[in-house]
RNA sequence: UAAAUAUUUCGGCAAAACUACUGAAAAGUAGUGACGCAAAGCUAUAGGGACUUCCUUCCUGCCUUGGUGGGAGAUGUCAGCCAGUUGCACAA
Numbered sequence: 001u002a003a004a005u006a007u008u009u010c011g012g013c014a015a016a017a018c019u020a021c022u023g024a025a026a027a028g029u030a031g032u033g034a035c036g037c038a039a040a041g042c043u044a045u046a047g048g049g050a051c052u053u054c055c056u057u058c059c060u061g062c063c064u065u066g067g068u069g070g071g072a073g074a075u076g077u078c079a080g081c082c083a084g085u086u087g088c089a090c091a092a
């Protein structure tokens, strides 16, 4: 110096749940709260994967003239799924 990742310092983040708001939904924001996390920092059509479907489209669907059910489609959402990338402390 770099990597590894025990320990340690200063600390950091904040799951579920509840409340309020936004959204069609997934989910997000704020507060309370702490399950946990050595990156639980950042990156979402220029990696994979997952979730949702207002809208579009399909169905010898169902009920009836307009509704409803199911399938498919994301430039919507998830980084606390993997991944990429940046970084703090510090032994063997």
Stems, first nucleotide, its partner, number of pairs: 005089001012037002017032006035080001041085003047082002049078003055073005061068003
A computed fold for a 92-nucleotide RNA from Paenibacillus anaericanus, annotated as c-di-GMP-I riboswitch aptamer.
Model confidence (mean pLDDT): 79 of 100.
RNAcentral holds the sequence, with entries from Rfam.